[in-house]
Context: one part of a larger RNA
RNA sequence: UGACGGGGGCCCGCACAAGCAGUGGAGUAUGUGGUUUAAUUCGAAGCAACGCGAAGAACCUUACCAGGUCUUGACAUCGUGCGCAUAGUAUAGAGAUAUAUGAAGUCCUUCGGGACGCAUAGACAGGUGGUGCAUGGUUGUCGUCAGCUCGUGUCGUGAGAUGUCGGGUUAAGUCCCUCAACGAGCGCAACCCUUACGAUUAGUUGCUACGCAAGAGCACUCUAAUAGGACUGCCGUUGACAAAACGGAGGAAGGUGGGGAUGACGUCAAAUCAUCAUGCCCCUUAUGACCUGGGCUACACACGUACUACAAUGGUGAUCAACAGAGGGAAGCAAAGCGGCGACGCGGAGCAAAUCCCUAAAAGUCAUCUCAGUUCGGAUCGCAGGCUGCAAUUCGCCUGCGUGAAGUUGGAAUUGCUAGUAAUCGCAGAUCAGAAUGCUGCGGUGAAUACGUUCCCGGGCCUUGUACA
Numbered sequence: 001u002g003a004c005g006g007g008g009g010c011c012c013g014c015a016c017a018a019g020c021a022g023u024g025g026a027g028u029a030u031g032u033g034g035u036u037u038a039a040u041u042c043g044a045a046g047c048a049a050c051g052c053g054a055a056g057a058a059c060c061u062u063a064c065c066a067g068g069u070c071u072u073g074a075c076a077u078c079g080u081g082c083g084c085a086u087a088g089u090a091u092a093g094a095g096a097u098a099u100a101u102g103a104a105g106u107c108c109u110u111c112g113g114g115a116c117g118c119a120u121a122g123a124c125a126g127g128u129g130g131u132g133c134a135u136g137g138u139u140g141u142c143g144u145c146a147g148c149u150c151g152u153g154u155c156g157u158g159a160g161a162u163g164u165c166g167g168g169u170u171a172a173g174u175c176c177c178u179c180a181a182c183g184a185g186c187g188c189a190a191c192c193c194u195u196a197c198g199a200u201u202a203g204u205u206g207c208u209a210c211g212c213a214a215g216a217g218c219a220c221u222c223u224a225a226u227a228g229g230a231c232u233g234c235c236g237u238u239g240a241c242a243a244a245a246c247g248g249a250g251g252a253a254g255g256u257g258g259g260g261a262u263g264a265c266g267u268c269a270a271a272u273c274a275u276c277a278u279g280c281c282c283c284u285u286a287u288g289a290c291c292u293g294g295g296c297u298a299c300a301c302a303c304g305u306a307c308u309a310c311a312a313u314g315g316u317g318a319u320c321a322a323c324a325g326a327g328g329g330a331a332g333c334a335a336a337g338c339g340g341c342g343a344c345g346c347g348g349a350g351c352a353a354a355u356c357c358c359u360a361a362a363a364g365u366c367a368u369c370u371c372a373g374u375u376c377g378g379a380u381c382g383c384a385g386g387c388u389g390c391a392a393u394u395c396g397c398c399u400g401c402g403u404g405a406a407g408u409u410g411g412a413a414u415u416g417c418u419a420g421u422a423a424u425c426g427c428a429g430a431u432c433a434g435a436a437u438g439c440u441g442c443g444g445u446g447a448a449u450a451c452g453u454u455c456c457c458g459g460g461c462c463u464u465g466u467a468c469a
Stems, first nucleotide, its partner, number of pairs: 001469002003466003007463007015453002019417005026308008034299002042053002064294007073124001077123002079120005088101005106115003126283002129281003135277002137272003140268001142266001147186006153162003166177003192260004197228001199226005206218003210215001231254001234248005310410001314369005327358003332351002337346003376407001381402007423445007
């Protein structure tokens, strides 16, 4: 000087407390451990691994396993020789591939050749092989915590100290005052995006004061560009005549208005050699490459994260009636109409979309059920169908009929959340042929509680002890 203390003081945070809803019990989905397996590819491991990499494993993906094949190679550059660049067909085979046949006769050209194909020699290719404890880059975490430092000066033999401490204040090393310090940098804040208000400008595909339409118009709704608006600016009280705090006015909004992006010096030899790049080591008729099939989907069990429930604040039926926002659409979204109980099929208007489509929002209202393993719950299984796709057996999703399991609110323990939040309700998108209870967004309805900081956890500053560095 740090680090640590079941030392002290001050302060903060959904940290506790006060509340609301959960998890832990059941079934299922999904990830992990374990076990199994020819293989169940690999990585991630307290918080900060476990619906994580994976925004989507039937083939492909795919890295794993079995079998069948290749060896200058599936991919790149260079030498030599030949040439018909390239399609199709037949046979064998699981296919990779092998054999045969063969139409047409390419593109550029400086007419030398080149592109491209075949054969051949070696230099080499190739490696999702190892090492994240050799690395770059990227990321998590403490933590959006308020800290981390430097120049000059001064003090100290020196390591170092001071500044950065003290009194107030703040979300903040934020600001004020004092002070052997005076200044400065990276952080904080602001500048950026979005949301909340009106104004100006602009009106098509949007809107409509005229009875429809057309026309007309831009008042209104809305769209989207511009500037404005909030600054403790004003008033009062407190304060040290300061910084600031509290209350009030005006205002759409009040003290950082709400949300986002933004992550200092560093810590964890944290994560990643499997995004990529890369040193060294290793393989080179194989640890490389191609193909078919299988596996990643196994299942005495254990854990994490979710979904659905256990019901009456509910289920079912009816009304098929009302009200969103944000997105997506051409190998696409698909309306009307028709068929089917339905999944869906036929159909194809319109739309590269403020125009058309996805698009129906759902919770809502009325009737019924009357507390039961039920008209709750939907697992599991059987049959019959639909869709995608070469192909749904291992191993997809959906529909109808039947079947109708556990489950009556969950032990110890434990999680999230302070307002348009929790809870609850649906909608959309990425990935994607198909395949969400996951993820990322969107809006609808819309609470309770916070006395307070003694205690648990984490953190910041000052101080004290130390046999630790």